[in-house]
RNA sequence: GGUCCGGUCCCCUGCGAUGGCUCCUGUCCGAACCGGGUCAGGCCGGGAACGGAGCAGCCCUAAGGGCACGGGGUCAUGCGCAGGGGCCGGGCCCAC
Numbered sequence: 001g002g003u004c005c006g007g008u009c010c011c012c013u014g015c016g017a018u019g020g021c022u023c024c025u026g027u028c029c030g031a032a033c034c035g036g037g038u039c040a041g042g043c044c045g046g047g048a049a050c051g052g053a054g055c056a057g058c059c060c061u062a063a064g065g066g067c068a069c070g071g072g073g074u075c076a077u078g079c080g081c082a083g084g085g086g087c088c089g090g091g092c093c094c095a096c
Stems, first nucleotide, its partner, number of pairs: 001093007009086008017077008025068005035060004043052003
């Protein structure tokens, strides 16, 4: 110097796992009043038919929020696997 083996050591890379943040998706909640719809009762107009505004209730949704699996991005890791390098230990070979 080459080659092979080992290490509860160090570094890097890939894949996975887990977790954080974020976006998408789904779903649920979500406006006493200054959102929408439908508006019992009552109110207003009308002789009436009927018309009008409209509270509660119900329905819907905005901002926003909860949850879930899935997906994307990103970060992390006393985690797993694989690969590479370093260091350490050893075997063999070659040269001096």
A computed fold for a 96-nucleotide RNA from a Planctomycetota bacterium, annotated as Bacterial small signal recognition particle RNA. Of the family's consensus pairs, 93% are formed in the model. Rfam family: Bacterial small signal recognition particle RNA. Gene Ontology terms of the family: SRP-dependent cotranslational protein targeting to membrane, signal sequence recognition and signal recognition particle, plasma membrane targeting. For this family Rfam cites "SRPDB: Signal Recognition Particle Database" (Rosenblad et al., Nucleic Acids Res, 2003). Taxonomically the source falls in Planctomycetota (Bacteria, Pseudomonadati). It is recorded under the gene name ffs.